[in-house]
Molecule: small-subunit ribosomal RNA
Organism: uncultured bacterium
RNA sequence: AGAGUUUGAUCCUGGCUCAGGAUGAACGCUGGCGGCGUGCCUAAUACAUGCAAGUCGAGCGAGAAUCUUGGAACGAAGCUUCGGCCUAGUUCUAAAGAGGAAAGCGGCGGACGGGUGAGUAACGCGUAGGCAACCUGCCCUUAGCAGAGGGAUAGCCAUUGGAAACGAUGAAUAAAACCUCAUAAUAUCGUAGGAACACAUGUUCCAACGGUCAAAGAUUUAUCGGCUAAGGAUGGGCCUGCGUCUGAUUAACUAGCUGGUGAGGUAACGGCUCACCAAGGUGACGAUCAGUAGCCGACCUGAGAGGGUGAUCGGCCACAUUGGAACUGAGACACGGUCCAAACUUCUACGGAAGGCAGCAGUAAGGAAUCUUGCACAAUGGGGGAAACCCUGAUGCAGCAACGCCGCGUGAACGAUGAAGGCCUUCGGGUUGUAAAGUUCAAAACCCAGGGAAGAAGAAAGUGACGGUACCUGGGGUUAAGCCCCGGCUAACUACGUGCCAGCAGCCGCGGUAAUACGUAGGGGGCAAGCGUUAUCCGGAUUUACUGGGUGUAAAGGGAGCGUAGACGGAAGGCCAAGUCUGAUGUGAAAACCCGGGGCUCAACUCCGGGACUGCAUUGGAAACUGGUCAUCUAGAGUGCAGGAGAGGUAAGUGGAAUUCCUAGUGUAGCGGUGAAAUGCGUAGAUAUUAGGAGGAACACCAGUGGCGAAGGCGGCUUACUGGACUGUAACUGACGUUGAGGCUCGAAAGCGUGGGGAGCAAACAGGAUUAGAUACCCUGGUAGUCCACGCCGUAAACGAUGAAUACUAGGUGUUGGGUGGCGAUAACCAUUCGGUGCCGCAGCAAACGCAAUAAGUAUUCCACCUGGGGAGUACGUUCGCAAGAAUGAAACUUAAAGGAAUUGACGGGGCCCCGCACAAGCGGUGGAGCAUGUGGUUUAAUUCGAAGCAACGCGAAGAACCUUACCAAGCCUUGACAUCCUUCUGACCGUCCGGUAAUGCGGACUUUCCUUCGGGACAGAAGAGACAGGUGGUGCAUGGUUGUCGUCAGCUCGUGUCGUGAGAUGUUGGGUUAAGUCCCGCAACGAGCGCAACCCUUGUCUUUAGUAGCCAGCAUUUCGGAUGGGCACUCUAAAGAGACUGCCAGGGAUAACCUGGAGGAAGGCGGGGAUGACGUCAAAUCAUCAUGCCCCUUAUAACCAGGGCUACACACGUGCUACAAUGGCGGUUGACAAAGGGAUGCGAAGGGGUGACCCGGAGCCAAUCUCAUAAAAGCCGUCCCAGUUCGGAUUGAAGUCUGCAACUCGACUUCAUGAAGUUGGAAUCGCUAGUAAUCGCAAAUCAGAAUGUUGCGGUGAAUACGUUCCCGGGUCUUGUACACACCGCCCGUCA
Repeated sequence: AGAGUUUGAUCCUGGCUCAGGAUGAACGCUGGCGGCGUGCCUAAUACAUGCAAGUCGAGCGAGAAUCUUGGAACGAAGCUUCGGCCUAGUUCUAAAGAGGAAAGCGGCGGACGGGUGAGUAACGCGUAGGCAACCUGCCCUUAGCAGAGGGAUAGCCAUUGGAAACGAUGAAUAAAACCUCAUAAUAUCGUAGGAACACAUGUUCCAACGGUCAAAGAUUUAUCGGCUAAGGAUGGGCCUGCGUCUGAUUAACUAGCUGGUGAGGUAACGGCUCACCAAGGUGACGAUCAGUAGCCGACCUGAGAGGGUGAUCGGCCACAUUGGAACUGAGACACGGUCCAAACUUCUACGGAAGGCAGCAGUAAGGAAUCUUGCACAAUGGGGGAAACCCUGAUGCAGCAACGCCGCGUGAACGAUGAAGGCCUUCGGGUUGUAAAGUUCAAAACCCAGGGAAGAAGAAAGUGACGGUACCUGGGGUUAAGCCCCGGCUAACUACGUGCCAGCAGCCGCGGUAAUACGUAGGGGGCAAGCGUUAUCCGGAUUUACUGGGUGUAAAGGGAGCGUAGACGGAAGGCCAAGUCUGAUGUGAAAACCCGGGGCUCAACUCCGGGACUGCAUUGGAAACUGGUCAUCUAGAGUGCAGGAGAGGUAAGUGGAAUUCCUAGUGUAGCGGUGAAAUGCGUAGAUAUUAGGAGGAACACCAGUGGCGAAGGCGGCUUACUGGACUGUAACUGACGUUGAGGCUCGAAAGCGUGGGGAGCAAACAGGAUUAGAUACCCUGGUAGUCCACGCCGUAAACGAUGAAUACUAGGUGUUGGGUGGCGAUAACCAUUCGGUGCCGCAGCAAACGCAAUAAGUAUUCCACCUGGGGAGUACGUUCGCAAGAAUGAAACUUAAAGGAAUUGACGGGGCCCCGCACAAGCGGUGGAGCAUGUGGUUUAAUUCGAAGCAACGCGAAGAACCUUACCAAGCCUUGACAUCCUUCUGACCGUCCGGUAAUGCGGACUUUCCUUCGGGACAGAAGAGACAGGUGGUGCAUGGUUGUCGUCAGCUCGUGUCGUGAGAUGUUGGGUUAAGUCCCGCAACGAGCGCAACCCUUGUCUUUAGUAGCCAGCAUUUCGGAUGGGCACUCUAAAGAGACUGCCAGGGAUAACCUGGAGGAAGGCGGGGAUGACGUCAAAUCAUCAUGCCCCUUAUAACCAGGGCUACACACGUGCUACAAUGGCGGUUGACAAAGGGAUGCGAAGGGGUGACCCGGAGCCAAUCUCAUAAAAGCCGUCCCAGUUCGGAUUGAAGUCUGCAACUCGACUUCAUGAAGUUGGAAUCGCUAGUAAUCGCAAAUCAGAAUGUUGCGGUGAAUACGUUCCCGGGUCUUGUACACACCGCCCGUCA
């Protein structure tokens, strides 16, 4: 310090989310030790039990237990002369003494300490002051005093009530308890004075007289205590300035309320209380009301300013079950006091009583959640006491809890064969990993043993809960790592499983069969006795912007004006000192924070010193600026005077054109309306036309980004009244100004009320059309309304989507209203100036678009408004309104975007231009029939699979009877039909034969190697085991390769430069031209690449070379056949060349490119045809050509075999063939005339046979030689005569031919016979622009056989193109877009 997320990409606006820090935390997993802290945030809910406030006998009376002494009785044990002695002990007793429990009177303390945060928005708290308006026990200082009396009362005793709590009556008694008298003032009161001071009431001092008020003693003789007065200290009380949350959808509140006089009350001021009087007081600077909340030092965060919090520690306040009240006292309206009321709990004999953990522990409940019914008064502190001492859940310690912070450890060194195992793997290895094992060491905690604190003080002694703790020494050698994460943000990647399932997720988002995002494992990253999650706060967020934001289009300028409060305000001068600046003083508690030191082994922690606490107050000073005040000025503002402009406003009057209606005339069949129609009007006379009349509304031309007005808005003409602006002048005023919350006024259209008016137009409504429907658009009618007067409404895309005002900041050019100067007869023109209104443009601004003196620039002042999208300008409340509704204006919930500007594409029933058999103009077809073939569908055991708009469908398939074959049912085999490796055996393998089977499989017979160092080897077969083979099984959406298509369309890009914040643009656009991004010119572009073209093949002309198997002009021979000699001229063959380049001419064009025409030429402007297919698009096609990742099958999804199927058949579609006939069919005739191909498992001649398919035959030919092989249409002659025919040939019957192991399913052909549909084809649709369409035949590939298909070849040989409006497809430019999966898009409403 930032990052992710809106888009195809970009910039911006804007929200959401993350990384950081923190916590009285909780939850999940895990858990070694120590130190220091912290621990009911919820129910101020209810509480069992124990403890938390007592003490003083040196104030007083009384005094139990117990002890001592005395007396009496008994008397264990021991001793004994058995008489007794001795005493421990026990019991009783009263005299004295000690002793001091429990209770009582009295004193002091229970107002501190401890807890909690319910209430409180307040002088409660904080801060700074004030009290001339006050109090203060204990403590300190000073001065003084304490004389004499009196009467009671509790305890106790007696009687007595009650269950108890608690009492009642009677008698007796003490005091430092209570009372009286005396004494006393610097106390206090009264009287009338004096002096000084001051801040309003006042304060202080002096002297005189009079009134009133005190006391307590105790004792161990050291002392302690009592009273009065004054002062101090401490602690409190009251008052004041300033600060202290949210809501205006809370705007008015207040009767003791505000003030006065008097009185009462208080420690004290005061409406604190009361009587009377006055009518005040508070409030948009937010009163009142409502909600929330203890406040602060501080704590967390932040660069800071701020924001959030108010646990622990400290200060203040408030409270003590809830509410109220006072008493006592120095102090309370009192947590562990009293009284009353209420709720709850407990006891009860039912009559009554008792209680208050928000003290420490603890319990229940609530809750995600928060500890021991511990030890000690040793220390610190507190109460009482003279003291000893007692009390102290304050406090000091310990216990529990990883709740937090801090520290330490879980080992250290060496250790490669880089062990094993795990995981991954391209199988080579890599990684875990010096990690382990192993060797040598060590000891934080632990165990044992020994020693052992400080904390304890003013001399000595005594006193330690913690604690035999911390710490030290010696020995032992046990024990201690997890959690989260690994798609990006964000450090860290692989495998398997799963398959939009299970799941993850803070945001974006992962998961639909190759998931670095789910789960597991291995590995890695981070932190570490913790780690994650959740919750909350600050930060990031300049996302409420004081520091530090905005409002033309992103959210956001009020519809406009006038104007109140307020805010801000011109020039020169004097004074004041509120703001401002500066010095000093006081305060800003301690702790905390920062800095420097010190102590615990370090740190956390703690101690000392300093700083800081940015604040407030007092006081001295300064006077520039703001402010105040005094007196001036004229540049702002206003007034006067002189002018011209204008749809400015209001009222009255008036004019013509047009529409409609009425009357009359002329006139006849239609009018009207539309894309086309119909409804409607019209023979009862319309429309049209002429004349006259009525009525209402609006004002053509002029007319103009012209004028006026604050905005809304204003348009014939005239008159009256009236507002404002402008120009000129410089006479007057002298800052009078700007803005403007509330407020007031104006405010289009529609709408509302009352009364008029109503021609045209026209919501609603009616009818007619359109349409799937049409509650619309179109048409015919038509009512409110539109018009007028008066009154409401108060909103609009009320827009320049741009608030008002002032000043400044390059220019250019229009227009409008004035002025000045120049020149001009006028009109004009030129220069300049003020006001308005436009366009272009610089700087600057802006996200860009754009704005640019009429700012969206630079500054200042004031107002209004905004803070993601939706919900929603909705609901509720309030105000206004007759109503409609307007104004103000939320939340729940939902969502990760919504949005602005610009870019590139794509698209448009947008535009300009251009092209294409795209349309048009033509020719011939398809669609109807029969058949062939392919597909769908259906059927089937199977009808194998793929191809699906163009770009699947005579396609893969250049040819399914078996095979092919992948499909089906049956049989059969399992290292396999095929490949490599290993072991054993054999010598073959091949081949021939036999048996058996539907066939393969199976069984048998015969025959039969090579090399050698004799070990064996090569090769082959069989058997065996396992690695493996095999798969036309899946995925073309995992892929390579190949192909189709847009499209042979003219496009697609790059480098450098330039422009733009950027995506991108430029180049490639523009003007011409071309088949072409072809070329030329211009241009912030200059160049280049892939495409185009050319280079290649073929064809068209000529030349040269060559001349057999080709050819024959001339010569010869001839069986008359180029057959032979001969020849190479020609044809032809096949090599090399030439030729065409807009080269030449004319015109056009820009003197260009190029176009048009012409000449010559075989060919002319690319001569014809082919091959050649840019960047890319379609997740296009193909895993079944092939290759290949992954998945799947492995006695089967592999292999073999025979049979069947791929050939089915109600039907639908595509592509073809043959026809429907006379431009024809049939018969005859002429050997009419080709090209290009094929041929050895082949083509097959002559000759012969057969009606024929074909057969016999076998010459020749490995081919310019032989052969397939007669080309056909055409020509000529004849016939048929328009018909289901002498057209057409399907179908069927019979008989055959050929191929082939085999023609049943299921071949082709021949002959005879049979002779179906069909008479030119609906909607629709296809091909073709010249040697083309159409038509005619020939050949080849595949192939045993089997083309109407496919691919080639030649023969005959047209018609038409005006043209680009329209259909389809494409290209360049431009425009709009809310599309980008890109219009087969996006998206709205209803229903489910």